A computed fold for a 75-nucleotide RNA from a Candidatus Brennerbacteria bacterium, annotated as transfer RNA.

RNA sequence: GCCACCUUAGCUCAGCGGUAGAGCACAUCUUUCGUAAAGAUGGGGUCCUGGGUUCAAAUCCCAGAGGUGGCUCCA
Numbered sequence: 001g002c003c004a005c006c007u008u009a010g011c012u013c014a015g016c017g018g019u020a021g022a023g024c025a026c027a028u029c030u031u032u033c034g035u036a037a038a039g040a041u042g043g044g045g046u047c048c049u050g051g052g053u054u055c056a057a058a059u060c061c062c063a064g065a066g067g068u069g070g071c072u073c074c075a
Base pairs, nucleotide, nucleotide: 001071002070003069004068005067006066007065010024011023012022013021018055026042027041028040029039030038048064049063050062051061052060
């Protein structure tokens, strides 16, 4: 330098045009003499950034940023 993939909750990830979700973690409650376990409820997101298409974009297109992996080079 080139190519591919990834970026969504505190962490690991799903969601591939039509209400942003799960597990774990966290808070509260139930249960217990108490703790743990179990169960219920809840809080937490500018979906990496900017632009475009669309009635509607996390999702499609373009550019950029960061990360992972691979390939390669002549003078």
It matches the Rfam family "tRNA". Rfam links the family to the GO term triplet codon-amino acid adaptor activity. The sequence is in RNAcentral, with records from ENA.